[in-house]
RNA sequence: AUGUUAUCAAGAAAGGCGGAGGGAUUAGACCCUGUGAAGCCUUAGCAACCCUUUCUCCGGAAUGAAGGUGCUACAUUCUACUUAAUUUUCGAUUGAUUAUCGAUAAUUGGAUAGAUAACAA
Numbered sequence: 001a002u003g004u005u006a007u008c009a010a011g012a013a014a015g016g017c018g019g020a021g022g023g024a025u026u027a028g029a030c031c032c033u034g035u036g037a038a039g040c041c042u043u044a045g046c047a048a049c050c051c052u053u054u055c056u057c058c059g060g061a062a063u064g065a066a067g068g069u070g071c072u073a074c075a076u077u078c079u080a081c082u083u084a085a086u087u088u089u090c091g092a093u094u095g096a097u098u099a100u101c102g103a104u105a106a107u108u109g110g111a112u113a114g115a116u117a118a119c120a121a
Stems, first nucleotide, its partner, number of pairs: 002120007013043005021032003026080004044072003049068002051064001053062003076113001081110002084108004089103005
């Protein structure tokens, strides 16, 4: 690097080195940043994937004192795709409509991509 499964609106920052970018990628938007970005180190914390301990109706529940990862601005910062659902507005069809069709916007769902964990080869 690849595959499978699960999760992704909760939560948790100080110091040192560093010295201009950063929020994964493309585009747009919106933000953070010399009152110091990225990165590295130390300490602290969060969380509960692996795990520890306890309980169990064996499905799971609680716990976070040890350890392996992870994480500690903004929803994975937001939008992009959709043959989906609901609603808004506009237009058309119709003798007419609470009907049908088209467009538009919003919300929800789904997909894609990504991140993290566990497992596999």
Molecule: SAM riboswitch aptamer (S box leader)